A computed fold for a 73-nucleotide RNA from uncultured Fimbriimonas sp., annotated as transfer RNA. Rfam family: tRNA. The family's RNA type in Rfam is transfer RNA. Gene Ontology term of the family: triplet codon-amino acid adaptor activity. Taxonomically the source falls in Fimbriimonas (Bacteria, Bacillati, Armatimonadota, Fimbriimonadales). Model confidence (mean pLDDT): 81 of 100.

RNA sequence: CGGGGCGUAGCGCAGUUGGUAGCGCGUUUGCAUGGGGUGCAAAAGGUCGCACGUUCGAAUCGUGUCGCUCCGA
Numbered sequence: 001c002g003g004g005g006c007g008u009a010g011c012g013c014a015g016u017u018g019g020u021a022g023c024g025c026g027u028u029u030g031c032a033u034g035g036g037g038u039g040c041a042a043a044a045g046g047u048c049g050c051a052c053g054u055u056c057g058a059a060u061c062g063u064g065u066c067g068c069u070c071c072g073a
Stems, first nucleotide, its partner, number of pairs: 001072007010025004019056001027043006049065005
């Protein structure tokens, strides 16, 4: 310098015929227990790495860019 993959909640991940984001663990609250563990119920938490564009509508498509990683030179 060229090319590929990955980037989504605190952590690990899913979601690609474009339709407004979910699972597990964790956290908080409540109930059960004398307390803990544990079980049950509920809640909070992410504008999807960033910017721009296409579209009625973008995590998803296009362009640029940043980080990690792999291959080549």